[in-house]
This is a predicted structure of a 479-nucleotide part of an RNA (small-subunit ribosomal RNA, 3' major domain) from an uncultured prokaryote. Its mean pLDDT, the model's own confidence on a scale to 100, is 81. The RNAcentral record of the full RNA draws on ENA.

Context: one part of a larger RNA
RNA sequence: UGACGGGGGCCCGCACAAGCGGUGGAGCAUGUGGUUUAAUUCGAUGCAACGCGCAGAACCUUACCAGCCCUUGACAUGCUCGGAACUUGUCAGAGAUGACUUGGUGCCUUCGGGAACCGAGAGAGACGCAGGUGCUGCAUGGCUGUCGUCAGCUCGUGUCGUGAGAUGUUGGGUUAAGUCCCGCAACGAGCGCAACCCCUGCCUCCAGGUGCCAUCGGGUUGCCGAUGGCAACUGGAGGAACUGCCGGUGACAAGCCGGAGGAAGGUGGGGAUGACGUCAAGUCCUCAUGGCCCUUAUGGGCUGGGCUACACACGUGCUACAAUGGCGGUGACAGUGGGCAGCCAAGGCGCGAGCCGGAGCUAAUCCCCAAAAACCGUCUCAGUUCGGAUUGCACGCUGCAACUCGCGUGCAUGAAGGUGGAAUCGCUAGUAAUCGUGGAUCAGCAUGCCGCGGUGAAUACGUUCCCGGGCCUUGUACA
Numbered sequence: 001u002g003a004c005g006g007g008g009g010c011c012c013g014c015a016c017a018a019g020c021g022g023u024g025g026a027g028c029a030u031g032u033g034g035u036u037u038a039a040u041u042c043g044a045u046g047c048a049a050c051g052c053g054c055a056g057a058a059c060c061u062u063a064c065c066a067g068c069c070c071u072u073g074a075c076a077u078g079c080u081c082g083g084a085a086c087u088u089g090u091c092a093g094a095g096a097u098g099a100c101u102u103g104g105u106g107c108c109u110u111c112g113g114g115a116a117c118c119g120a121g122a123g124a125g126a127c128g129c130a131g132g133u134g135c136u137g138c139a140u141g142g143c144u145g146u147c148g149u150c151a152g153c154u155c156g157u158g159u160c161g162u163g164a165g166a167u168g169u170u171g172g173g174u175u176a177a178g179u180c181c182c183g184c185a186a187c188g189a190g191c192g193c194a195a196c197c198c199c200u201g202c203c204u205c206c207a208g209g210u211g212c213c214a215u216c217g218g219g220u221u222g223c224c225g226a227u228g229g230c231a232a233c234u235g236g237a238g239g240a241a242c243u244g245c246c247g248g249u250g251a252c253a254a255g256c257c258g259g260a261g262g263a264a265g266g267u268g269g270g271g272a273u274g275a276c277g278u279c280a281a282g283u284c285c286u287c288a289u290g291g292c293c294c295u296u297a298u299g300g301g302c303u304g305g306g307c308u309a310c311a312c313a314c315g316u317g318c319u320a321c322a323a324u325g326g327c328g329g330u331g332a333c334a335g336u337g338g339g340c341a342g343c344c345a346a347g348g349c350g351c352g353a354g355c356c357g358g359a360g361c362u363a364a365u366c367c368c369c370a371a372a373a374a375c376c377g378u379c380u381c382a383g384u385u386c387g388g389a390u391u392g393c394a395c396g397c398u399g400c401a402a403c404u405c406g407c408g409u410g411c412a413u414g415a416a417g418g419u420g421g422a423a424u425c426g427c428u429a430g431u432a433a434u435c436g437u438g439g440a441u442c443a444g445c446a447u448g449c450c451g452c453g454g455u456g457a458a459u460a461c462g463u464u465c466c467c468g469g470g471c472c473u474u475g476u477a478c479a
Stems, first nucleotide, its partner, number of pairs: 001479002003476003007473007015463002019427005026319008034310002042053002064305007073129001077124001079121005086103001089100004107114002131294002134292003140288002142283003145279001147277001152191006158167003171182003197271004202239007210232001211230008242265001245259005321420001325379006337368003347356003386417001391412007433455007
C1' cells in the first nucleotide's frame, strides 16, 4: 500500500421488510448429472454451467459407432497427355462406386494455340503438398461473461517522507453519480458519471398514400369510379423542461421541501452506451494462430445406426388441480411483423386436419389478421360436463424416405392431480399477473428464443436483521 475481520461509523441496491404471483408436490416438454450402450460426438459446471453453443439431430446436419470403399486424395498451387463444358439411358451394388452407352461439339485466335471446365498420370521425400471439429483457452489474437451502469481508476508539476509511499481523491454539506458547493499544500488534467445518439409522451407547420364526410355517375345489393372538403391517421421539419418562476429552508453556497403554470417536473419513461482492472473465467468445435501429434489414416466418400437409450437425481418451463370456472351460442375492439420456389381470396368437397380451385396485387393500397372482455343459456362442488397424460383404431401434411425418430386431425380411452414439506425465485406501474398475436431458424417440426399489442393490480412503516456493493476509520501472526 492492499486484502481480510462473527471491528466501528456513514450510505445504496426488489438486499430485507410490506405486498402480489410462482418454483419445490402431479403429468408432460426440454437441458444436465448418472447409468446403459458398438456409439449414446464434443464443449459449458457456484453466483457468472444446466429451454446454454443448438435461430429448430428422420437422411443431410454430424464431429460418434458398425460395415463397405479411396489414397496427391472432397479442396489449393504448378507440370504432362487426352477431351469443350454439359447431357440421355442400361447393368451390378445398400450406396459410394464400377462397366458400358446417347446427344452435343460452343468462346477468343496471329490458326501455332489459348481461357473456363472434365478425365488420366507423375510429383512435393531428414514427417511430407493438401487435409485433420486431433491436443494444448495454462503458449495466443479476436470475441464474450462477471463484479457492475457499481462510482470509481489514474496522471503531470509541486510539497511531505531516508524510503516503500502520501498529498491531490481526505474533511463539512449535497447528489443517482469523484454530481456540485465550501474548506484545505496543493494546483491542474485524463479515462469513467452526466450530456451529445435512438424510441416514446404534448403542440405547431408542411404533405396526403390510407381513412371519414358530402355531391355526382354506374350497379338489384355488396360495391366501384370522379370531384371537393376534414385531418382521425401516417411521413417529415421545428418548438417545448432549464430548478426557468414563487415561497420556505440551508452557510449569502451547492442543494432540499412545497406550490404555480404545464401534455410532461426536477435524470419525464425506455434503449444504446460497460472506466482501470478481477476471475491463468469461457471459447484452438465460428474464425485466425505458435508448438506438438496423424499422414493407405486421427485424412476422404457412402449405407445403416446413434446424438431421441432409462431403476434414478437436479435445473428451466408448459398444462392443471376448477365456479373470478368448464361447455354451448351471440358477438366487439389491436399493434409489431412477414410474403413470389411465397402469402393466399371468392367458390366447391370433407365432422376435421386438409384437399380442389385459381381471382387479385408487384404495394403504405393486396393477403394473413386477435384472444381474454361483454351478453344469453347450462353444469351445482363431484376425481365431476374439472384435468388431460397414456393407449387403440382410422386418417391428413411435409419430404426420396416418418420403423428406430416428425407434426397435425377424428372417434374411443380417460391416468396422476383436491393448491404442494424443508427451502427458494421474480416483480415498485402501464410494472407484476393474465390474454392472445408476429418473426427468425425452417421442406416439415416451438411449451424454447426474440418482439408486439389487449385487460390491468397490491404494497413500500422503515434500514434492526440476511445478501451484495461504495466511502472513511481501526486491528492483523496475511500478500